[in-house]
Molecule: c-di-GMP-I-GGC riboswitch aptamer
Organism: Acetomicrobium hydrogeniformans
């Protein structure tokens, strides 16, 4: 340097359940492992989810639109990075 991580040491933690915050999507903590070699970080582009506030419709109930909200364990992009079998 390449490639790999069932060579070893170590890392992360889906669903579900409990607690908690939030209008929700979802976040955080615990239990728990489906998986992950960037499943480390950044919402920059697209996708997806939500709709409190706002706007529109309605007599009302209710419905519709919208991200400024969420998601990096959906795809792409950017930044950073552990070990070292084997060649």
């Nucleotide at each position: 340097u390449g490639a790999a991580g069932c060579a070893a040491a170590g890392g992360c933690a889906a669903a579900a359940c409990c607690g908690u915050c939030g209008a929700a999507a979802g976040g955080c903590g615990g239990u728990g492992a489906c998986g992950c070699a960037a499943a480390g970080c950044c919402a920059c582009g697209g996708a997806u989810c939500u709709a409190a506030a706002g706007c529109c419709u309605u007599a009302a109930a209710a419905g519709g639109c919208u991200a400024u909200g969420a998601c990096c364990g959906c795809c792409g992009g950017g930044c950073u990075g552990c070990c070292g079998a084997c060649a």